Molecule: Bacterial RNase P class A
Organism: Microbacteriaceae bacterium
RNA sequence: UGGGCUGGCCAGACGGUCGCGUCGUCCGAAAGGACGCCGAGGAACGUCCGGGCUCCACAGAGCAGGGCGGUGGGUAACUCCCACCCGGGGCAACUCGAGAGCUAGUGCAACAGAAAACAGACCGCCUGGUGCUUGCGUAUCAGGUAAGGGUGAAACGGUGGUGUAAGAGACCACCAGAGGUCUGGGUGACCAGAUCUGCUGGCAAACCUCGUCCGGAGCAAGAUCAGACAGGACACGAUGACGCGGCUCGCCGAGUGUCCGGGUAGAUCGCUUGAGACGUGUGGCAACACACGCCCUAGAUAGAUGGCCGUCAGAGGCGCGUAAGCGCCCGAACAGAACCCGGCGUAUCGGCCAGCCCAUUCC
Numbered sequence: 001u002g003g004g005c006u007g008g009c010c011a012g013a014c015g016g017u018c019g020c021g022u023c024g025u026c027c028g029a030a031a032g033g034a035c036g037c038c039g040a041g042g043a044a045c046g047u048c049c050g051g052g053c054u055c056c057a058c059a060g061a062g063c064a065g066g067g068c069g070g071u072g073g074g075u076a077a078c079u080c081c082c083a084c085c086c087g088g089g090g091c092a093a094c095u096c097g098a099g100a101g102c103u104a105g106u107g108c109a110a111c112a113g114a115a116a117a118c119a120g121a122c123c124g125c126c127u128g129g130u131g132c133u134u135g136c137g138u139a140u141c142a143g144g145u146a147a148g149g150g151u152g153a154a155a156c157g158g159u160g161g162u163g164u165a166a167g168a169g170a171c172c173a174c175c176a177g178a179g180g181u182c183u184g185g186g187u188g189a190c191c192a193g194a195u196c197u198g199c200u201g202g203c204a205a206a207c208c209u210c211g212u213c214c215g216g217a218g219c220a221a222g223a224u225c226a227g228a229c230a231g232g233a234c235a236c237g238a239u240g241a242c243g244c245g246g247c248u249c250g251c252c253g254a255g256u257g258u259c260c261g262g263g264u265a266g267a268u269c270g271c272u273u274g275a276g277a278c279g280u281g282u283g284g285c286a287a288c289a290c291a292c293g294c295c296c297u298a299g300a301u302a303g304a305u306g307g308c309c310g311u312c313a314g315a316g317g318c319g320c321g322u323a324a325g326c327g328c329c330c331g332a333a334c335a336g337a338a339c340c341c342g343g344c345g346u347a348u349c350g351g352c353c354a355g356c357c358c359a360u361u362c363c
Base pairs, nucleotide, nucleotide: 001359002358003357004356005355006354007353008352009351010350012312013311014310015309016308017307018306020039021038023036024035025034026033027032041334045345046344048343049342050341051340052339053218054217055216056215060249061248062247063246065214066213067212068211069210070084071083072082073081074080085099086097087096088095089094100209101208105207106206107203108202122149123148124145125144126143127142128141129140130139131138132137157175158174159173160172161171162170176200177199178197179196180195181194182193183192184191185190222269223268224267225266231260232259233258234257235256236255243251244250276295278293279292280291281290282289283288314330316329317328318327319326320325
């Protein structure tokens, strides 16, 4: 200098002006008004996981159903995060992996191909019979054969030899893998070595098996207050209704359900101080934990957080110019709280920073 990998950060700034919401103070009988503080995001999003909180037995048992699946740690918890192991990719930094079990059983494999899993004779090779031929050979029938060809994502390990009519783990040597046993290392996944067995295809995000976890509904949860109204019919119910997501049990214990008719659709709490943010230190490879200090940072309810103007930053475009430069245009993305957190995933104009790897050049 060029190319790449990983992680982090920003998401325009300042001023003016017109507005909106909560809260505080003041004015006002009230309606409301004035002033002041604060007022969206890195994803507030999707609602895909995990938790807190609330109610239902202070949440129970079994079945069914569902999630997850290397090891060790972190955490309130997780399907998340960190470190490591194994396997795939990359020269490398690094990255990807639903990464338990197809020696429990069942099942699946398009097209092509003769045959797709205790396989398979299309061509080929070999043996024998028969016909033709003097013969070489050739045609046909019966059989043997998986070494060779061809098809395929995949053809029942590979190379060489022995063997044979031709062949074959049929047997032998070496190599690759699998399984058993033993030894050593590691907390462990696993790794290294020795030895034995001729044992040798794939798929479990196929059914299934094993292990492990999961009760349900959700802030319109739930609680309180105020106000309005008009009841009626049928059904079930202490022989236990209703309720506790499905079924069975178990629990609870007095009203409940459907239909018709009538009324209201207000206020308060929950509600934002929290597994909280920031800084420093300590422990740890890290995720993270602890200690101290410091800060308070939206709470609307049909839903506020916005519009305009100016200056500047800024990447880009156009024109002029040999160049330095000058002028003009643009000045933007995705999106947006609604009980609260931790994750994941997805969207995103443009820019900044740090570490590392590879190549090349110069010293």